A computed fold for a 477-nucleotide part of an RNA from Hippophae rhamnoides, annotated as small-subunit ribosomal RNA, 3' major domain.
The prediction has a mean pLDDT of 81.
[in-house]
Context: one part of a larger RNA
RNA sequence: UGAUGGGGGCCCACACAAGUGGUGGAGCAUAUGGUUUAAUUUGAUGCAAAGCGAAGAACCUUACUAGGGCUUGACAUGCCACGAAUCCUCUUGAAAGAGAGGGGUGCCUUUUAGGAACGCGAACAUAGGUGGUGCAUGGUUGUCGUCAGCUCGUGUCAUAAGGUGUUGGGUUAAGUCCCGCAACGAGCGCAACCCUCAUGUUUAUUUUCCACCAUUAAGUUUGGAACCCUGAGCAGAUUUCCAGUGAUAAGCCGAAGAAAGGUUAGGAUGAUGUUAAGUCAUCAUUCCCCUUAUGCCCUGGGCGACACACGUGCUACAACGGCCGGGACAAAGGAUCGUGAUCCUAUGAGGGUGAGCUAACUUUAGAAACUCAUCCUCAGUUUGGAUUGUAGGCUGAAACUUGCCUACAUGAAGCCGAAAUCACUAUUAAUCAUCGGUCAGCCAUAUGGUGGUGAAUUCAUUCCCGAGCCUUGUACA
Numbered sequence: 001u002g003a004u005g006g007g008g009g010c011c012c013a014c015a016c017a018a019g020u021g022g023u024g025g026a027g028c029a030u031a032u033g034g035u036u037u038a039a040u041u042u043g044a045u046g047c048a049a050a051g052c053g054a055a056g057a058a059c060c061u062u063a064c065u066a067g068g069g070c071u072u073g074a075c076a077u078g079c080c081a082c083g084a085a086u087c088c089u090c091u092u093g094a095a096a097g098a099g100a101g102g103g104g105u106g107c108c109u110u111u112u113a114g115g116a117a118c119g120c121g122a123a124c125a126u127a128g129g130u131g132g133u134g135c136a137u138g139g140u141u142g143u144c145g146u147c148a149g150c151u152c153g154u155g156u157c158a159u160a161a162g163g164u165g166u167u168g169g170g171u172u173a174a175g176u177c178c179c180g181c182a183a184c185g186a187g188c189g190c191a192a193c194c195c196u197c198a199u200g201u202u203u204a205u206u207u208u209c210c211a212c213c214a215u216u217a218a219g220u221u222u223g224g225a226a227c228c229c230u231g232a233g234c235a236g237a238u239u240u241c242c243a244g245u246g247a248u249a250a251g252c253c254g255a256a257g258a259a260a261g262g263u264u265a266g267g268a269u270g271a272u273g274u275u276a277a278g279u280c281a282u283c284a285u286u287c288c289c290c291u292u293a294u295g296c297c298c299u300g301g302g303c304g305a306c307a308c309a310c311g312u313g314c315u316a317c318a319a320c321g322g323c324c325g326g327g328a329c330a331a332a333g334g335a336u337c338g339u340g341a342u343c344c345u346a347u348g349a350g351g352g353u354g355a356g357c358u359a360a361c362u363u364u365a366g367a368a369a370c371u372c373a374u375c376c377u378c379a380g381u382u383u384g385g386a387u388u389g390u391a392g393g394c395u396g397a398a399a400c401u402u403g404c405c406u407a408c409a410u411g412a413a414g415c416c417g418a419a420a421u422c423a424c425u426a427u428u429a430a431u432c433a434u435c436g437g438u439c440a441g442c443c444a445u446a447u448g449g450u451g452g453u454g455a456a457u458u459c460a461u462u463c464c465c466g467a468g469c470c471u472u473g474u475a476c477a
Stems, first nucleotide, its partner, number of pairs: 001477002003474003007471004012466001015461001019424005026315005032309002034306002042053002064301007073126001077125002080121001082119002087102006107115003128290002131288002137284002139279003142275001144273001149188006155164003168179003194267003199235006208225003214221001238261001242254001244252002304443001317417001321376002325372003333364003338357002343352003383414001388409007430453007
């Protein structure tokens, strides 16, 4: 100087407390371990692995496995020889491929020749490797932590390691700011600058809007751009003003005005470092290894197995509910190899038709919780929907292993969950629906957005967990 203490002081945080809803019990979905297997490819393993890489495993993907094949190779460059390429038919095969036959000469140039592109063949240089090592690495990412820290120059103190500054008194979300001080300054962080949301104004007025003028079944049309909305630009918040408090400071507290008040609310932004943390399977790369195979092609299988264990979720256990029938109100997205209105048809999933739309125009699209009314009346039920049977639909060469959806039938466990444990402080939790990406289809209950309805509680810092600063003990470095 650090590290550390069941030492001390100060301080913070959904850390506890106060509350709300969960997990742990049930069924299912999914991930992992284990076991099994020809193979169940692989990485990730306390927080910081486990609905994670994977924004989508029937084939492909695919890395695994069985079998069938290839060996200058599926891909790149160089050399030589032959043939234009594309195309058609047949045999064999699970396919990859192998064999046979036919037809056929284009393009460019300086034209008995050469070149470009393509195919085939041979020998090599070499290709190739999702093979190993993340403890050889780059790059990138997680974590402590959006915590308030981490340092430097000069000066100065000390024999030196080092100290000082950065400590102290206040204050802040903050090493934020003020005051003091052998320090004076500075840098990386903090904050601000960036984006979104909330208000006003200017401008624009189409596909949006409708107060005025007419008009209609309908903002449909004439007309208009005030309003709403949308896009762009600007303004606006800075403790500005007042009272109190404080050291006359920084600030704190209250009131005012204001759309918004003390960081307005979210996001992006992650210092020095720590963890030989993760990743050689994004990519790149040292070294090692394979080279008729650890490379490459194909068919089928596997990644989907199932005594069990654990994680994350979904659906429930009901009356604040369930079923049936009317009625109302969103936002943000997507759409041309696409989206799909309308009409017909089917109990339904769907099928037929194919208007419009490259979209403020058309469409997806019906929002649901809610509300009005009917039935159910506390039951394993008109709860719950697992499981199974039958019949169908869709995508796709292909749905057995192993897709999704529909109808009818079936109707399991489950009556609120032990020890333990998680999230959340406001438009938040909870609850309700909705859209996208990936995508032929989909195992999505996932994930990323969007809006609707909309709470309770916070006395306080004694305690638990994790940080920060000062101080102190230490046989530790």
The source organism's lineage runs through Eukaryota, Pentapetalae, fabids, Elaeagnaceae and Hippophae. Rfam family: Bacterial small subunit ribosomal RNA.